[in-house]
Context: one part of a larger RNA
Molecule: small-subunit ribosomal RNA, 5' domain
Organism: uncultured bacterium
Order: sequence, then C1' cells, then structure tokens
RNA sequence: UGAACGCUGGCGGCAUGCUUAACACAUGCAAGUCGAACGGAAACGAUGUCUAGCUUGCUAGACAGGCGUCGAGUGGCGGACGGGUGAGUAAAGCGUAGGAAUCUGCCCUGUAGUGGGGGACAACCCGGGGAAACUCGGGCUAAUACCGCAUACGUCCUACGAGAGAAAGCUGGGGACCUUCGGGCCUGGCGCUAUGGGAUGAGCCUACGUCGGAUUAGCUAGUUGGUGAGGUAAAGGCUCACCAAGGCGACGAUCCGUAGCUGGUCUGAGAGGAUGAUCAGCCACACUGGGACUGAGACACGGCCCAGACUCCUACGGGAGGCAGCAGUGGGGAAUAUUGGACAAUGGGGGCAACCCUGAUCCAGCAAUGCCGCGUGUGUGAAGAAGGCCUGCGGGUUGUAAAGCACUUUUAUUAGGGAAGAAGUCUUCUAGGUUAAGAGCUAGGGAGAUUGACGGUACCUACUGAAUAAGCACCGGCUAACUCCGUGCCAGCAGCCGCGGUAAUACGGAGGGUGCAAGCGUUAAUC
Repeated sequence: UGAACGCUGGCGGCAUGCUUAACACAUGCAAGUCGAACGGAAACGAUGUCUAGCUUGCUAGACAGGCGUCGAGUGGCGGACGGGUGAGUAAAGCGUAGGAAUCUGCCCUGUAGUGGGGGACAACCCGGGGAAACUCGGGCUAAUACCGCAUACGUCCUACGAGAGAAAGCUGGGGACCUUCGGGCCUGGCGCUAUGGGAUGAGCCUACGUCGGAUUAGCUAGUUGGUGAGGUAAAGGCUCACCAAGGCGACGAUCCGUAGCUGGUCUGAGAGGAUGAUCAGCCACACUGGGACUGAGACACGGCCCAGACUCCUACGGGAGGCAGCAGUGGGGAAUAUUGGACAAUGGGGGCAACCCUGAUCCAGCAAUGCCGCGUGUGUGAAGAAGGCCUGCGGGUUGUAAAGCACUUUUAUUAGGGAAGAAGUCUUCUAGGUUAAGAGCUAGGGAGAUUGACGGUACCUACUGAAUAAGCACCGGCUAACUCCGUGCCAGCAGCCGCGGUAAUACGGAGGGUGCAAGCGUUAAUC
C1' cells in the first nucleotide's frame, strides 16, 4: 500500500473494497412527467337517475366524463444531465497562459406584439395479412400538432429602397353593461412570437510543457501556400476547380513500443524519484465497425438505420437482444461485498401546485482491508505455596505472578428514558401589494395539523457479576532477548555472513526471555 497468504481475533468511530477477462451475462430495478395543451374513458372510486330483489337501505345490473382520477393515443418538456469504465489516444488529448471568426433550451433584465383563417393525421370504428414481432387499406375527429394571410423590430443594400419571412392558447376570480346563455368585457397567473443585453454552458485557434527506442533518418501529394467557389453556428484544404512547388526533420521528423491527462498521492532534510485507487476537473468509450435523423445541445450507454460476431424465439417465411448503471451469476485470478431500505435530507427531471419519478444520493448489510480510540480489570497479598524448568543439590527461577482479601463495572448482556438531522407542506386569521373590487392571486407575521429510511439511532440512567475478551514473531552477529533435552553434514534452518559430521545459545521440543499487540509475521511493490 485499493494488497494477498499463514496463525490468531473483544468492541466502537471514520474511510476503503475486481488492480486480472473493455470476458460472457439469467432475473429484478436504474427516466420519466404534465388532464392547468388535446380528443377522450380501458381500469378503480364517489355521486345522481332508472330497473330488479327484498332484510327499507342494502345487494346486483344499466345509464350519465357531470366528479375524483386515468390505461392507450396526439402534443410539450426531459431521455445530450446524473451514473459507469479507461479500451483507444504521445496529440484532434491534458496542464498553464492568451486569442477571435461563433452558437447558447431553461434562467435574469429590457422593448414590441399575441390580429384573421384553413386543411389534415393518430386514438376510435370497419375490413385484411402474420406463429410472433408487427403491419396494410377505407372512414370520422381535437389541440399549445401542422400550414397559409396580415403586421415587422432585426438581417441585406448602391441608403432611394428591395426580397424572403412570427405567434397559441390554457386557467383562477368578478361589479356594472351586452349576450346566440357558450361567453363577450374587466382583472390575476402560466404560456407563445420577434428582438437587445446579461448569466451559464459549448464549439474553434495559438504558444509553451507533456514516456522510451537512432539496432527507426529521411517523411509528405490535399501534401505547403495563393485566387475563386461551396460548406459550417463559426476562422480554416474543412471540401472542390485552377495556379505555384512548397511544408516537416539530429532543437529527433517519420516509424515502433508503452500510456488516459491533471489537481494530487507515497517517499525524501531538500533537490528529486515513483505513482495517477477512493474525492475533484478535463478527455475518450458504450457488443465490434460505419452512418446520419431529431434537437438549443448528440453523430446519442438503457434512441434509430446498415454490416459483422455471439446469444435467444420460430409455425423456418421471419423476428428479438446488448450490465464499462445498482445488486447478482458464470469465468479468469493470490484477491475484492447484499439479487437490502428509503426518497426523511441534499440534488436532478416533469408539473401552477399538491405530487410523481430518481440503484444520483442518504442509509443499512458483509470484510481487522486501513487509520484512530477503548477494553480484556484495580489495590493488597511471601507460607516467596503447589507444579514446571535449571542446578554446583545448598538452592535459583517462573513470581506479587497465582490463590486469598478488599474494590470497580468501561465494554458486552438486559431494561427504561431519549435528542439532532425538519427546512418545508396543508388549513385558518391578519398587515401590505396587484386590481374597479372586501373576489382571486401573492406572501410579512400569528395559531393549529402533519412529514425520519437510518432506528431496538447517538446519548443518558439502572440491575447483576471479574464477570464477556490475547495473540503472533523472534532470542549466533547485523538486532533487543539463554539454558536444558533430542538429533548427529541426517533431519533441517537461512535476508546476508553462514549453522548441522556426539557436549549445536543458529535444526526440533521445553522452560525462561525480548519485541509488537487485536493484531503479529511472510510475500509482492515503491521511495
């Protein structure tokens, strides 16, 4: 150190966890949302009407999009973010510093508008084909879908003018007045169109820096430059026609190998060296190769088309698929976790909002993988007990160690109490603003209700009782720590020097000791 292996293993906090096959993937989930754009009503519920049965207010059925809502469909916004991986890439990348010829949905802030018309296509109905995926024909219909007309800021210009060009509605409330009883009209909100500025994001250009090899020395034909044209949001051989013959290179071109880059990380007194896991910025990729469509933005991981390999279904005619998202499986490997909970918080998408979605995220589970903290008791206790080991047989040592006595209860167990993470949201009352208005909308304040996955949370308190908790390596020198027995160049040890052939402090065991400690050693790797 993202480690692995051996022996051992009490608790907690915080981190980290396929470095190998960018190998193949069963299953579930990971991107939806809006009925306040639209025609509608498949499902559920409420209400009303009718019918039948009766237990007289219940059951069953039918009808009504009028209501709460809503499957499928049209339409809008979002699926270009978030999440993963590092294959490719030695420069179209990245880092630093600059630049001009550009675009930018949603957002903020201005200005001017939002007038008048039209025809379709889904859904639906009818019919046909197919095993399926799906598909064909005919008919009806709505819109914030689509197409014209009017008007015109901006664009172009020889500055007279010319040419082509926009839009859409939905919804809350209401006093007069009008009404075909739908509404008009007034007013609030959300939208829509054109255009100016801003913000944010993105595209492009330049300089310098950015691994190894010369047993790679020449490379280049859209190649280098010019004129003109096309193309792009935009400069440009970006593309094309013509013209010129240039351009790069020992300050290492070209070729070959290796590699995502950086902030950082590790180490070191520093200079440096090594590295690029987690976290953050940029880039590239999404079964392999190619292509465009839509769109503000993609040449698009969970979109489309073509080709290829592989897998699956098939009625053999034809179809379906893409975990380098989160879990999980097989395989490879010394080696790397749960097919868990919740949207409570933070953030994102949609929506006026309530709310819905969110394997982002927040949490939980597993692993001594790492770092940090705590504990495995404390005091007393010499008859220096027994046992073990050694012995010169006197004793020494294990050793205050144990036992005994007196305490404590962290932790673990059980029980009780118990924060913070909650901001909001809804209802209601009341200033202010908007307004014709005491309505509606908005929201400064008050009151009430309600929202926690984690969670049997953290933390606190109480009961019991030393009770629930120590190992690993080493002891010849380097290097802290010595004796006995066994073995007899055997068995074995070993990082280096080297030990072992009958008195081995070096092998194996024991007693004792030394060092670290919930870890200790070994291996691998870097400084």